Transfer RNA from Parcubacteria group bacterium GW2011_GWC1_41_7, 72 nucleotides, folded computationally. Taxonomically the source falls in Bacteria candidate phyla (Bacteria). The sequence was found in a public genome assembly. Rfam family: tRNA.
[in-house]
RNA sequence: GCGGCAGUAGUUCAGUGGUAGAAUAUUUGCUUCCCAAGCAAAGGGUCGCCGGUUCGAAUCCGGUCUGCCGCU
Numbered sequence: 001g002c003g004g005c006a007g008u009a010g011u012u013c014a015g016u017g018g019u020a021g022a023a024u025a026u027u028u029g030c031u032u033c034c035c036a037a038g039c040a041a042a043g044g045g046u047c048g049c050c051g052g053u054u055c056g057a058a059u060c061c062g063g064u065c066u067g068c069c070g071c072u
Base pairs, nucleotide, nucleotide: 001071002070003069004068005067006066007065010024011023012022013021018055026042027041028040029039030038048064049063050062051061052060
């Protein structure tokens, strides 16, 4: 230098054009003499960044950044 994959909640991930979700963690409540476990609820996201297409983009297209892998 070229190619491929990945980037979404604190963490691990799902979501292939139509209101962004799960698990776990955190907080609160119930339960318990207390802790843990269990049950219920709540909060938490400019979907890496910039632009384009579209009535509508996490999703499609272009560029760019970071990480990993391969080739030279």